[in-house]
RNA sequence: AGAGUUUGAUCAUGGCUCAGGAUGAACGCUAGCGGCAGGCUUAACACAUGCAAGUCGAGGGGCAGCACAGGGAGCAAUCCUGGGUGGCGACCGGCGGAAGGGUGCGUAACGCGUGAGCAACUUGCCCGUAUCUGGGAGAUAACCGAUGGAAACGUCGACUAAUAUCCCAUAACACAUUUUGUGGCAUCGCAGGAUGUUAAAAGAGAAUCGGAUACGGAUAGGCUCGCGUGACAUUAGCUAGUUGGAGUGGUAACGGCACACCAAGGCGACGAUGUCUAGGGGUUCUGAGAGGAAGGUCCCCCACACUGGAACUGAGACACGGUCCAGACUCCUACGGGAGGCAGCAGUGAGGAAUAUUGGUCAAUGGGCGAAAGCCUGAACCAGCCAUGCCGCGUGAAGGAAUAAGGCCCUAUGGGUCGUAAACUUCUUUUGACGGGGAGCAAUAAGGUCUACGUGUAGGCCGAUGAGAGUACUCGUCGAAUAAGCAUCGGCUAACUCCGUGCCAGCAGCCGCGGUAAUACGGAGGAUGCGAGCGUUAUCCGGAAUUAUUGGGUUUAAAGGGUGCGUAGGCUGUUUGUUAAGUCAGGGGUGAAAUACCGCAGCUCAACUGUGGAAUUGCCUUUGAUACUAGCAGGCUUGAAUACUGUUGCCGUGGGAGGAAUGAGUAGUGUAGCGGUGAAAUGCAUAGAUAUUACUCAGAACACCGAUUGCGAAGGCAUCUCACGAAGCAGGCAUUGACGCUGAGGCACGAAAGCGUGGGGAUCAAACAGGAUUAGAUACCCUGGUAGUCUACGCCGUAAACGAUGAUUACUAGGUGUCGGGGGUUAUGAACCUUCGGUGCCGCAGCAAACGCAAUAAGUAAUCCACCUGGGGAGUACGUUCGCAAGAAUGAAACUCAAAGGAAUUGACGGGGACCCGCACAAGCGGUGGAGCAUGUGGUUUAAUUCGAAGCAACGCGAAGAACCUUACCAAAUCUUGACAUCUCCCUGACAGAGUAUGUAAUGUACUUUCUCUUCGGAGCAGGGAUGACAGGUGGUGCAUGGUUGUCGUCAGCUCGUGUCGUGAGAUGUUGGCUUAAGUGCCAUAACGAGCGCAACCCUUGUCGUUAGUUACCAUCAAGUAAAGUUGGGGACUCUAACGAGACUGCCACCGCAAGGUGAGAGGAAGGCGGGGAUGACGUCAAAUCAGCACGGCCCUUACGUCCGGGGCGACACACGUGUUACAAUGGCGGUCACAGAGGGAAGCUACCCUGCGAAGGGAUGCAGAUCUCGAAAAGCCGUCUCAGUUCGGACUGGAGUCUGCAACUCGACUCCACGAAGCUGGAUUCGCUAGUAGUCGCGCAUCAGCCAUGGCGCGGUGAAUACGUUCCCGGGCCUUGUACUCACCGCCCGU
Repeated sequence: AGAGUUUGAUCAUGGCUCAGGAUGAACGCUAGCGGCAGGCUUAACACAUGCAAGUCGAGGGGCAGCACAGGGAGCAAUCCUGGGUGGCGACCGGCGGAAGGGUGCGUAACGCGUGAGCAACUUGCCCGUAUCUGGGAGAUAACCGAUGGAAACGUCGACUAAUAUCCCAUAACACAUUUUGUGGCAUCGCAGGAUGUUAAAAGAGAAUCGGAUACGGAUAGGCUCGCGUGACAUUAGCUAGUUGGAGUGGUAACGGCACACCAAGGCGACGAUGUCUAGGGGUUCUGAGAGGAAGGUCCCCCACACUGGAACUGAGACACGGUCCAGACUCCUACGGGAGGCAGCAGUGAGGAAUAUUGGUCAAUGGGCGAAAGCCUGAACCAGCCAUGCCGCGUGAAGGAAUAAGGCCCUAUGGGUCGUAAACUUCUUUUGACGGGGAGCAAUAAGGUCUACGUGUAGGCCGAUGAGAGUACUCGUCGAAUAAGCAUCGGCUAACUCCGUGCCAGCAGCCGCGGUAAUACGGAGGAUGCGAGCGUUAUCCGGAAUUAUUGGGUUUAAAGGGUGCGUAGGCUGUUUGUUAAGUCAGGGGUGAAAUACCGCAGCUCAACUGUGGAAUUGCCUUUGAUACUAGCAGGCUUGAAUACUGUUGCCGUGGGAGGAAUGAGUAGUGUAGCGGUGAAAUGCAUAGAUAUUACUCAGAACACCGAUUGCGAAGGCAUCUCACGAAGCAGGCAUUGACGCUGAGGCACGAAAGCGUGGGGAUCAAACAGGAUUAGAUACCCUGGUAGUCUACGCCGUAAACGAUGAUUACUAGGUGUCGGGGGUUAUGAACCUUCGGUGCCGCAGCAAACGCAAUAAGUAAUCCACCUGGGGAGUACGUUCGCAAGAAUGAAACUCAAAGGAAUUGACGGGGACCCGCACAAGCGGUGGAGCAUGUGGUUUAAUUCGAAGCAACGCGAAGAACCUUACCAAAUCUUGACAUCUCCCUGACAGAGUAUGUAAUGUACUUUCUCUUCGGAGCAGGGAUGACAGGUGGUGCAUGGUUGUCGUCAGCUCGUGUCGUGAGAUGUUGGCUUAAGUGCCAUAACGAGCGCAACCCUUGUCGUUAGUUACCAUCAAGUAAAGUUGGGGACUCUAACGAGACUGCCACCGCAAGGUGAGAGGAAGGCGGGGAUGACGUCAAAUCAGCACGGCCCUUACGUCCGGGGCGACACACGUGUUACAAUGGCGGUCACAGAGGGAAGCUACCCUGCGAAGGGAUGCAGAUCUCGAAAAGCCGUCUCAGUUCGGACUGGAGUCUGCAACUCGACUCCACGAAGCUGGAUUCGCUAGUAGUCGCGCAUCAGCCAUGGCGCGGUGAAUACGUUCCCGGGCCUUGUACUCACCGCCCGU
């Protein structure tokens, strides 16, 4: 000293929370010792028992009890007697029980604190001074007798004493009255005189102590005053003894303290009265301080003593362990009546989270009594209990590495850590146990002795007495021996891993952890912090500048009153003099001690204690200073006001007038609609509407001018005019002379709506009615329509009453409009310069969280007022005031949340805007959706129908081939180091392989056959057996991952460095203008550059050239055939395949600054990216895949592994996707005839020949291919069919076959014959395509034994239509705007 938490991120506002310190604490776990301190915070609840206040015989009468002398009886024990003695119960009397000790109920008060005062007082015991201490009297308790009562306690009679009581004498410096002098502070004080009044105990004793009076002191009290000392105004008025007077009484004393009389005062917004709470202070805790909180222990004061009241006694009480009365409670009782008061010390019950022994002693200190000895003392001193706190000590020290074992962790043949820690060796002995010694606290009393003097005091020496305690302390012996825990480890906050758990159990001070890899839960190991303690809880201060005096704010975060006038109050121009209240300086008094601070000292140290200092920031008093503030006195004119002159305006109030519009009435013209809406309907209209003409009436509002204007305090104010009233401004500087500013309460004004009474009522129009809209529509729209809207009088008193910005004054760059005045220059129209007052805009400094404000401040200063202190609850409830009411004003709490809110930023979004693109729409062509079939999916079924894929971007997808295998699924069966890999040991040389037999198969058994190298040691290889390390898993997690892929999207975007701007998140660059397919370029530009994307480079296709010429080609030459590049040859052509050329808006015209665009332009094979492909930025979707592969955790291990025969993946009421074949004549069938490209081929493709209707079969040949082969292309052309369920369509079914293959039943394809279903162009809807494209036609290939392929990937043939255009649908890009969204509109969020 700060930190966490609102957001995707930021700044500021703002609350919540944490880290610190403290405690009379409590609880949990743990616990060795000592010192010092502390210990009912709750029930001022109730209390059993014991103790806590007695003492004096040197005051008295006496003698119950004890003891003794003496006397009597008795042998004795013993008994009787015995106030004579020691002493002493009870009694009279004195002193003390008013101190000490306890508690905090009450009390908001002169109770307390502080400082003064008493000229208005008291004070036992104590000290000093002075004087006195003479004489007498009558009672009464005890005791005795009688008597009542259960008891407590009495009653009656008789006797008696005193330091008890009373009387007399004496007496003043006392008291009262009066008088003189003098002084002061009002009542009065002091000094002197006169008159009157009042006292005692010669008691005890022989050292002395007492008694009375007066004065003085000391101590202790009483009373009065200034100042200070809680909350609430949702308590605003209180008060009749109330305030005062003079009088009387009372008191120690003043006083309405009490009483009679008189007056009508007294207190209060500077908070009376009331209610609630509370003992106050020294101090304690905290804090840098100012403050805030507290008042336990110790000290001072107060109050109280079961509750309430009262007095008595006394120096002192209205009395804790006294009295009386009343009440509640408890106890005793013979029922008549009595007793009691722990908030004394112990102790008990109760309450409570919680607080101790029914201890010892008067040894010390102190108190009471006493002459003293002494007695009493739960005051006090000690001990006991409790880690309740503070302080100190210890639980060992040194060495010691195989860094052992073990635990834990890891990348695991090993390493790390616990850890020099342990063991072990040596040493020490605080503490402990045992034994020995052993304090200080003690000073003195009685008494003795000595000294001093003031002769009863002081001092010296001797001289009994220790509860604590055989304690502290100390010496010796023994032996590491007897002694470590608690909390935490996600961030804040020091400290990390493993296992378990799986939004469960739980944690949590705040944020928040936990849904299968949790450093946050539980355990373990380790670590961190503190340590005989450690954590938790509670409370206080701090941090919190989060109540802000020091030290905050109010445009938008909470917060400026709606506006003015004005009371109290606060503040107040300039100058002179004076006073000295504030202020400043010096002196004096006080501010108790303890505490806190500093120094020194004593306990071994410390805590603790002693001692000294400083401090106690305050109050009172005194002396001085006079700048400022203030008071008083006197001036000034600049603030303010007044007068005069001029001027301005939708300023106010009242009256009069006007035209347009609207509606209505009457009359006319006129005819079928009008009106209204997105579209309609309700409504009006043939009884004549709407429209139109004329006349008349009514009420309300004032078009244009009109504005960024003007006026007003605000609300507000607009036709013209009159009257009355008010205000502002300007000018010159005549008058007053600070008369000013602000303004709590108060008063006044105050839009609209609303209320009351009366009028008025044209328009518009809440409520209401009807019609629409809608899922509904108590709304928006329409037709009507009442209050109201207008006016007079009265009320209400609120608004986003806003500039969300209180009033006043001063100062602080400029620029530019406009309104009202003045001055100047001037060509007298304007214009310009200048000045005062208003009203706008831009902008500097400055300010601000930013937005922004900026002379009309949100700047810089000053004065005064108002208001704010997290969100919700709530401007609510209650109370009060106002109001006719509606309601207004004032204005909480419980509870709940960790945020709520402001400004700005990046995105995303909008049924916001601007621009642009895309088969996105539109324009077209062909399909889908209806039928049959194929295929995939869902669902259902099943022993199993293995698994995955799920909008676009799953669904002819993984699967470029499920009869077995594949295969992962199911039922049954087999094996367990295993079907597969490595290592160790043993055996064998073939036990393996091949063949045969058996068994359904895996497999088991039987028979036949068969290793290599060698240095002969063995090695290799193979097989079998054994052991365990391990193998194995298509088991789970794609939300732990790698890799790969889809999609937005081949969309034009995505970023960085440096610089600059911004407090910052961020911005700029990348925006703007033009352009492009393109962030493609050009221009502009606080940006300048760069990267990933775009484009280009690559492949292919289209043209040409060069080179090369076999298996391709054949123009020319030659040969040759039935024919054929068949052969020689050729290198021209086609073609093949390598290298080049070519296209760049290069040229022309027009447009444009440029980039570029336009053109049926030229040229060219190709023209503006020539066509196609490959190529996919930063990222998004926790997108897909653990079943392609790899891989981390987890799981299985005679099974979730392995192997095998069979079944299933092919099921089938149904639903969907993708295809295919059709419904026919642009067609079917038959015939006929050409032209492709790209591919494949050896367990292969197969020419050709033969057989079969055919699938195919049997021969045979060529070809690892520009050579042979698949191979035939199909559309085309010709003929026929003639609109029908057909010569369309081919499903389904029956029969017969072919081929592949161990094997076609579940479950293959193909062929032939026969059968011949649905279907006649398909609802809403929806898909593809912009040119060699769509459509249409066939061909090939991969996988593959075969094939469920109508799929996928390629190839060529033939070959269209349409695009006006970008309003709309979908998707996308860029700019801008709004936002309470940021998981980002599939958001957020409101009501029921």